[in-house]
Model confidence (mean pLDDT): 88 of 100. This is a predicted structure of a 326-nucleotide part of an RNA (large-subunit ribosomal RNA, domain IV) from a metagenome. Rfam family: Bacterial large subunit ribosomal RNA. RNAcentral holds the full RNA, with entries from SILVA.
Context: one part of a larger RNA
RNA sequence: GGUUGGUUCAGGAACUAGGCAAAUUAGCUCCGUAACUUCGGGAAAAGGAGUGCCCCUAGCAAUAGGGGUCGCAGUGAAUAGCGUCAGGCGACUGUUUAACAAAAACACAGGUCUCUGCAAAGUCGAAAACGACGUAUAGGGGCUGACGCGUGCCCGGUGCCGGAAGGUUAAAGGGAGGGGUCAGCGCAAGCGAAGCUCUGAACUGAAGCCCCGGUGAACGGCGGCCGUAACUAUAACGGUCCUAAGGUAGCGAAAUUCCUUGUCGGGUAAGUUCCGACCUGCACGAAUCGCGUAACGAUCUGACGACUGUCUUAACCAGCCGCCCG
Numbered sequence: 001g002g003u004u005g006g007u008u009c010a011g012g013a014a015c016u017a018g019g020c021a022a023a024u025u026a027g028c029u030c031c032g033u034a035a036c037u038u039c040g041g042g043a044a045a046a047g048g049a050g051u052g053c054c055c056c057u058a059g060c061a062a063u064a065g066g067g068g069u070c071g072c073a074g075u076g077a078a079u080a081g082c083g084u085c086a087g088g089c090g091a092c093u094g095u096u097u098a099a100c101a102a103a104a105a106c107a108c109a110g111g112u113c114u115c116u117g118c119a120a121a122g123u124c125g126a127a128a129a130c131g132a133c134g135u136a137u138a139g140g141g142g143c144u145g146a147c148g149c150g151u152g153c154c155c156g157g158u159g160c161c162g163g164a165a166g167g168u169u170a171a172a173g174g175g176a177g178g179g180g181u182c183a184g185c186g187c188a189a190g191c192g193a194a195g196c197u198c199u200g201a202a203c204u205g206a207a208g209c210c211c212c213g214g215u216g217a218a219c220g221g222c223g224g225c226c227g228u229a230a231c232u233a234u235a236a237c238g239g240u241c242c243u244a245a246g247g248u249a250g251c252g253a254a255a256u257u258c259c260u261u262g263u264c265g266g267g268u269a270a271g272u273u274c275c276g277a278c279c280u281g282c283a284c285g286a287a288u289c290g291c292g293u294a295a296c297g298a299u300c301u302g303a304c305g306a307c308u309g310u311c312u313u314a315a316c317c318a319g320c321c322g323c324c325c326g
Stems, first nucleotide, its partner, number of pairs: 001321008010312002014310001019307001027051005036041001038146001052069007070074001082305007089297002094106002110144007122130002147292004152222003157219002159215005166210003172204002177199005184191002223241005250284001251281001262278005
């Protein structure tokens, strides 16, 4: 000097990104216990008192009541919750990156859409098998994610479902026509049957696509400019352009707000964080769900009490390691 453990005057978070770490709390008995709430909880809420030993009384006893007594200290050592308030997210118990992430991620019960009539759909390399020795209150897939209140408008594009009149369209059918070859004809140039062979127009021809409808808890989308009220400001109102339709309810500087430490209020002596509001939403918004919500969380954020060597500011002790001397 390091490391592990322990103690400490006064102060008590002044430390720090952050109370990280440490300290406080702790068992049992009795008293007592708020908001809120899904009436179960919240709750060991919070907060307080007692605790050894001896005697007596009651009792079968555990134990309870009374009296006495010792110590600084009685759950005498050890083992054994710190608490409260507010907010975000996720309902919850659970699951996860074996070896840097445990979470707000995944799952979940519940909701909804869709497929599937049984030789089911679906899975699978053939077969076999699973689904299921099940049968739509069943099984597969997608999205959402308890519960409460809700879930608006757009079907123009894409997807899916339905339709079948017309257009287009493959193989196939079809075979007009053309080429090669060669009997034959012709003096020759050439013409050229049948066969073989190469090629091949019209025409017939399904689904699909075009087309016509439907469909958003399908993929998705959900405007701009100008003017206007008897102070000013603002605009219930009007005009105009565009669109398939122009964002409804609720929420909102938010896990989303750039400008921004927005503005106001609260808390502090002082608050880029936090809480409550406002709305000018750069760029919230309704099952890629919206807004709430008791309970829950080794979750994240802010505040308070208690407590402390985190700190002011360091000191000492013990074990071990390192180093020095003999």